A computed fold for a 1488-nucleotide RNA from an uncultured bacterium, annotated as small-subunit ribosomal RNA.
It matches the Rfam family "Bacterial small subunit ribosomal RNA".
RNA sequence: AAGAGUUUGAUCCUGGCUCAGGAUGAACGCUAGCGGCAGGCUUAAUACAUGCAAGUCGUACGGGAUCCGAGGUAGCAAUACUUUGGUGAGAGUGGCGCACGGGUGCGUAACACGUAUGCAACCUACCUAUAACCGGGACACAACCCACCGAAAGGUGAGCUAAUAUCCCAUAACACUGCGAGAUGGCAUCAUAUUGCAGUUAAAACUCCGGUGGUUAUAGAUGGGCAUGCGCGACAUUAGCUAGUUGGUGAGGUAACGGCUCACCAAGGCGACGAUGUCUAGGGGUUCUGAGAGGAUUAUCCCCCACACUGGUACUGAGACACGGACCAGACUCCUACGGGAGGCAGCAGUAAGGAAUAUUGGUCAAUGGGCGCAAGCCUGAACCAGCCAUGCCGCGUGAAGGAAGAAGGCCCUAUGGGUUGUAAACUUCUUUUGUACGGGAAAAAACCUCUGGUCGAGCAUCAGAGCUGAUGGUACCGUAAGAAUAAGCAUCGGCUAACUCCGUGCCAGCAGCCGCGGUAAUACGGAGGAUGCAAGCGUUAUCCGGAUUCAUUGGGUUUAAAGGGUGCGCAGGCGGAGUGAUAAGUCAGUGGUGAAAGCCUACAGCUUAACUGUAGAACUGCCAUUGAUACUGUCAUUCUUGAGUAUUGUUGAGGUAGGCGGAAUGUGUCAUGUAGCGGUGAAAUGCUUAGAUAUGACACAGAACACCGAUCGCGAAGGCAGCUUACCAAGCAAUAACUGACGCUCAUGCACGAAAGCGUGGGGAUCAAACAGGAUUAGAUACCCUGGUAGUCCACGCCGUAAACGAUGAUCACUCGAUGUUGGCGAUACACAGUCAGCGUCUUAGCGAAAGUAUUAAGUGAUCCACCUGGGGAGUACGGUCGCAAGAUUGAAACUCAAAGGAAUUGACGGGGGCCCGCACAAGCGGUGGAGCAUGUGGUUUAAUUCGAUGAUACGCGAGGAACCUUACCAGGGCUCGAACGUGCGUUGACAGUCGCGGAAACGUGAUCUUCUUCGGACAACGUGCGAGGUGCUGCAUGGCUGUCGUCAGCUCGUGCCGUGAGGUGUCGGGUUAAGUCCCAUAACGAGCGCAACCCCCAUUUCUAGUUGCCAGCGGGUAAUGCCGGGGACUCUAGAGAAACUGCCCGUGUAAACGGUGAGGAAGGUGGGGACGACGUCAAGUCAUCACGGCCCUUACGUCCUGGGCUACACACGUGUUACAAUGGCCGAUACAAAGGGCAGCUACCUGGUGACAGGAUGCUAAUCUCGAAAGUCGGUCUCAGUUCGGAUCGGAGUCUGCAACCCGACUCCGUGAAGCUGGAUUCGCUAGUAAUCGCGCAUCAGCCAUGGCGCGGUGAAUACGUUCCCGGGCCUUGUACACACCGCCCGUCAAACCAUGGGAGUUGGGGGUACCUGAAGUAUGUGACCGCGAGGAGCGUCCUAGGGUAAAACCAAUGACUGGGGUUAAGUCGUAACAAGGUAACCGUA
Repeated sequence: AAGAGUUUGAUCCUGGCUCAGGAUGAACGCUAGCGGCAGGCUUAAUACAUGCAAGUCGUACGGGAUCCGAGGUAGCAAUACUUUGGUGAGAGUGGCGCACGGGUGCGUAACACGUAUGCAACCUACCUAUAACCGGGACACAACCCACCGAAAGGUGAGCUAAUAUCCCAUAACACUGCGAGAUGGCAUCAUAUUGCAGUUAAAACUCCGGUGGUUAUAGAUGGGCAUGCGCGACAUUAGCUAGUUGGUGAGGUAACGGCUCACCAAGGCGACGAUGUCUAGGGGUUCUGAGAGGAUUAUCCCCCACACUGGUACUGAGACACGGACCAGACUCCUACGGGAGGCAGCAGUAAGGAAUAUUGGUCAAUGGGCGCAAGCCUGAACCAGCCAUGCCGCGUGAAGGAAGAAGGCCCUAUGGGUUGUAAACUUCUUUUGUACGGGAAAAAACCUCUGGUCGAGCAUCAGAGCUGAUGGUACCGUAAGAAUAAGCAUCGGCUAACUCCGUGCCAGCAGCCGCGGUAAUACGGAGGAUGCAAGCGUUAUCCGGAUUCAUUGGGUUUAAAGGGUGCGCAGGCGGAGUGAUAAGUCAGUGGUGAAAGCCUACAGCUUAACUGUAGAACUGCCAUUGAUACUGUCAUUCUUGAGUAUUGUUGAGGUAGGCGGAAUGUGUCAUGUAGCGGUGAAAUGCUUAGAUAUGACACAGAACACCGAUCGCGAAGGCAGCUUACCAAGCAAUAACUGACGCUCAUGCACGAAAGCGUGGGGAUCAAACAGGAUUAGAUACCCUGGUAGUCCACGCCGUAAACGAUGAUCACUCGAUGUUGGCGAUACACAGUCAGCGUCUUAGCGAAAGUAUUAAGUGAUCCACCUGGGGAGUACGGUCGCAAGAUUGAAACUCAAAGGAAUUGACGGGGGCCCGCACAAGCGGUGGAGCAUGUGGUUUAAUUCGAUGAUACGCGAGGAACCUUACCAGGGCUCGAACGUGCGUUGACAGUCGCGGAAACGUGAUCUUCUUCGGACAACGUGCGAGGUGCUGCAUGGCUGUCGUCAGCUCGUGCCGUGAGGUGUCGGGUUAAGUCCCAUAACGAGCGCAACCCCCAUUUCUAGUUGCCAGCGGGUAAUGCCGGGGACUCUAGAGAAACUGCCCGUGUAAACGGUGAGGAAGGUGGGGACGACGUCAAGUCAUCACGGCCCUUACGUCCUGGGCUACACACGUGUUACAAUGGCCGAUACAAAGGGCAGCUACCUGGUGACAGGAUGCUAAUCUCGAAAGUCGGUCUCAGUUCGGAUCGGAGUCUGCAACCCGACUCCGUGAAGCUGGAUUCGCUAGUAAUCGCGCAUCAGCCAUGGCGCGGUGAAUACGUUCCCGGGCCUUGUACACACCGCCCGUCAAACCAUGGGAGUUGGGGGUACCUGAAGUAUGUGACCGCGAGGAGCGUCCUAGGGUAAAACCAAUGACUGGGGUUAAGUCGUAACAAGGUAACCGUA
């Protein structure tokens, strides 16, 4: 020491991406009251106007402008000249300083820096200490004066002159040089001290007389120089680099060592422990982060380094190769009289530019510090202060207490009300930080210096006291006054992540850190209200660390997720058995030194607090040295045998190489037999064959491969190895324990081997067979299938060096339960037995693992070494290198892009996977559809409108169980606007309505007429008025309810337990059985629920009860006849209650459940027939137009009333029906038998009229009473196969009925007319028994009816089912899966389009570095030096080196380039369908 989101339908894992934290020299957006302390060009080391940033000393020197005073001369005076005293500017000589302080980070990957050492190889001005000395002389040059040149900068010449300038002489050693001596010490050269001899070299003055200054020497201090160990970036797609290079000798040079330089000699030196090269970069203390280990960082402050326009060079000096010095070259800027000159802000301010971005051309030397000076002092853009900036950190404030009518307003809601804003406000009381006004007012100051006094060694010493000095600043701070007065924003509110509602918008506008929001109900966009977080700030962006154990030392992995090298041998390297001794390198402990300060941490203290600051401590985990310990590792020595090897004996095998031999098969050839086909396929064809094939027989030849044995076997390092045999070679194992004595393990680079394909040369060539050809298949078929067929396949030699080279599992060693099989040895007389060693397998405990699994042949537990991995794609690609004849192999990126990609397992779904089973699913049958006419519905079209909905199965005679008006929702026209209807309140009236008149198409308008009931409370109606309207407008994808379908399929779940990390499983699986998850058996399950079945209704049998309106056997009466009447309950029937059926009995099979059998009985027999009843769920299935309902929309209209029209249209297409096509029939006549229903605005007997529909009368019935009523059938007749005596459409005429009204647009009747149609293509539908088929009857709706529809009823009444291969649908189990929107899934590649980054590319351009040659400034060194100088020396000239410049050829890097290659991305483009299921040819790897 914290995690979270995101891959999935869900799960576990792997793994990336993203977030929450902290930080910053920051920037941007919005906002802003105050103070303190800090910080402030990260970019252009770009260019700079202007001012300032280094001077000082008269106590080193010459000189002296100016001014002041005094005097003189001339003059009236002003003034001029002059003498003298003072003052002393500017410039100059000289000294010290300018090498500090200040800036910047270009360069530098280096002894630059850090740390620790060394210098016996060094220097050090000023300062300190000690010792000694300071004598004499000389010559110049500035200034100045004169002359000259020049625009200027500046320069030249002549002349005078001083010094602490310069020179000479003297003196001199403890200095230096040379030659010596012995001593001591050390680290090799050597050092130290003593000592002898010889030689060389110093100085400056000033003065207040105190001193200051100078010279030499030694020592110190300070500052530097040099050397070394260790540490300190990236890239190996940079592997070799190096000639002063490495070393030596000698010389030169330096303060000093040194190839630092030179001459000569040698040939070395560095490098895989990363040289060289390229790129990047100042280093450290620190800072940020982190639990730490680490990672990142180098702003401010401190230390070091480097640099000063760019490059080079030296001079001066103690110190420089010098930021505000010099010379040269270059670039740039400026001045110019064009001849020539001047300059260097990476000092402080400031300007321009660049940039997202960084301040004032401020004050003062008061303090601190520095330079000079004896000092006063001067200088100081160091410094101290102030100004600007919320840039950061810290602190304070914007008020406090009370105050509920919980005000108004806003916002929201389930809205007469509630919630929230919110004690918030108002209001009352209080306070006054801050701000404002006024007043007071610091510390920082003490020195130097001056004065006074004390001490003593008597002074320019020291101590004490007094005085003087403040930029900041009238600032900090203190006091007084009035007054809540002067002061709050920003971001967020889908999850992560604290915080939610309304409106607007409608995949638009937009948001977004990730996941993702937005397509009409957005907590995700925009606004509002509210809330949350932080707060003078808040957010965003950028960057760093963290989280990330996601490079894993702490602290990861590699069977399948990314990852074990194809295999072996093996150098370096790493690691290494047992005993003893030594040593002390690693290791451990103590001590010493160092680890600057600041910072961090702790304590205390100072600013009112804090930040900030001070003091002290601790720490600085490091490095060096020293002393000790000796277990372990190392090293050395010695010993051992167990690791390893050897030997002997035996044994095993498809181990390897070379040779010989063999048979079967195939092909070919020859001959023979023999005749018409063969061959091939799903089916064919190409092909072969009468020139004799195929087939059969014989013989011959060729090449390749070795059936059976053969295996779950054996051998080999891997690749791989198979007929028999010979030779040679190699290996394993066992036994013995004879020999050696750790000789071992692993292995980067390296070397060798390495399937197939491929390549080269030469052979060989039977089979098979890329390419190729033909035939098929197909929409196509450059494939799968077929017929041929060349490389190749085979051999020899040489390459290649890759494979899914796999156990997807590196090698070695040790340890760790069992069971079982097998191979080869040994033990043993043995075939029994069981032991042991080495292999090869299977199952399993523990353990491990994400799981699958693995489990002594580990993926367990440990040890050693090697290889490899770090999200997916781009990509094993590009470029570069190496190898190869080539193909290519190996090494191996980036830009860009995505938020996943992936592993294992789970549940489903799916499969042209498997198994089992069911269904009028097929089959077997019967009848239809599709052809015709008509009816009806739909599509389409048309229309002013043809209202709307339903659309595979699961829409289409469906909503509609009745469209002429109405219905009606549609259209045209005419009207109404609180409205056509309803509720309710109030008022008025007794009317309104009705009737009549007028206008009008009507609605409606207008006029007249008539005028209620009452228990007096009112009721009723109209009118007026108020409040509620209304909408068949949209959304069935906001909904309720209802419904269809899978499907009357047998399934769907739960509790507890158990198993699994988990999703989940088990139960529900298995064996039987069933119509059934029905039941039985078995069973880590035991039970339960919703479904199944049963319980309910109808029908079939029967008993009892009851007997009207039903019935009528027997008795009686009566009629032309009839249960018509009396009566009866027997029967039928009616309608209540019961009985009855349960595999109950029997036989057989079976453990059982159950099944089979017929048998009995029975009305009925194995769910007896039918109905109602529809599990969890699926289809965003259907319905907002039955109804209800959220939201949206309309309100003189999308509401409502009326008239007329339309929903009935008609080139066409489809569905469902009906009538037919005829003789099993049509027509005519006669005649029989139902059930279930309906009826008063009704059904109607019966009578009359009419051909008829029907009409006129009349009766019964509110119904077991009356009424509506059968047809097919049966009997008889006729028609005789024809578009008919079939069929009835269509049309004409005449009527009937309903209704306000049959024109659009009704039904029916009669007469006439008499269309298509002669059994219907592909196809398709229904049905398994009282079913299909066929026949009629009734009912609902309804005035009537377009009903051939729907729902019911009965009559007549079949055929067939072998069976489950196939089609369709379904159930269970199992298997595969890349599917989960679930196969109508997923998904690949080309092409076309747009955009993006990138490779190649004739080239072009630019850059840095190196090489060679030419040239070569300044300058050091050196040579010369005829000129100058008395001389010292110098000018000049030459040589070496070099910055720069030029030329040349290469390499590298970058930009760009016509064209070109692939890659990535992009809702709805094209072509196919490669993969995922047996993906429809299993897939995949390598190769051509």